Transfer RNA from Firmicutes bacterium HGW-Firmicutes-3, 73 nucleotides, folded computationally. Its Rfam family is "tRNA". By type it is a transfer RNA. The organism belongs to Bacillota, within Bacteria.
[in-house]
RNA sequence: GCUUCCAUGGCUCAGUUGGCAGAGCGAUUCACUCAUAAUGAACAGGCCACCUGUUCGAAGCCGAUUGGAAGCU
Numbered sequence: 001g002c003u004u005c006c007a008u009g010g011c012u013c014a015g016u017u018g019g020c021a022g023a024g025c026g027a028u029u030c031a032c033u034c035a036u037a038a039u040g041a042a043c044a045g046g047c048c049a050c051c052u053g054u055u056c057g058a059a060g061c062c063g064a065u066u067g068g069a070a071g072c073u
Base pairs, nucleotide, nucleotide: 001072002071003070004069005068006067007066010025011024012023013022019056028042029041030040031039049065051063053061
């Protein structure tokens, strides 16, 4: 230098053909208990790396950028 892949709550990851952003763990509160753990319930937290274009509508499509991983030279 070239190619491919990845970026989504605090963490690990889903999200199928463009149409309401989700799960597990974790945090908070409550219940249970003499108390703690475990268990159960409720609740908060992400405008999807960033910019742009297309579209009635973009996390998902086009293009550029940033960061990371792998391969080739």